[in-house]
């Protein structure tokens, strides 16, 4: 010096929970408090995990709408006329659809978070086997 980590020495950190503050939340900060930790020191580089303010699409509902478009059917009028019929207008009925916007519900999504999830990087006290 490196590896390693002991019923060593000196010590260090601080889970859950409680209080206050920040945050949409996950979570963070401070105080108290100790489950534990040989890196439970620092860093989101990789993986993993957590959250969803916001965003995306979907479903349902609202307004638009006593509205508009399309199709079918009935009645009536007009055109044509040798015959069949085609086309148009008006009125009634039935069925499907209708952007943008708003609300609700769950889904997806990190650019937010977790270093006491793992790896990795850097720094570090002591020295028994």
């Nucleotide at each position: 010096a490196g590896u390693c980590g002991a019923u060593a020495a000196g010590g260090g950190c601080a889970a859950a929970c409680c209080u206050g503050c920040c945050g949409a939340a996950a979570g963070g900060c401070a105080g108290g408090g100790a489950c534990g930790c040989a890196a439970a020191g620092u860093u989101c580089c990789a993986g993993g995990c957590c959250u969803a303010c916001g965003g995306c699409a979907a479903g349902c509902g609202g307004a638009c709408a006593a509205g508009c478009c399309g199709u079918c059917u009935c009645a009536u009028c007009c055109c044509g006329g040798g015959u069949u019929g085609c086309g148009g207008g008006u009125g009634g009925g039935a069925c499907u659809g209708c952007a943008c916007c708003c609300g609700c519900u769950g889904g997806c999504u990190a650019g937010g978070g977790c270093g006491g999830c793992u790896g990795a990087a850097c720094c570090g006290c002591c020295g028994a086997a």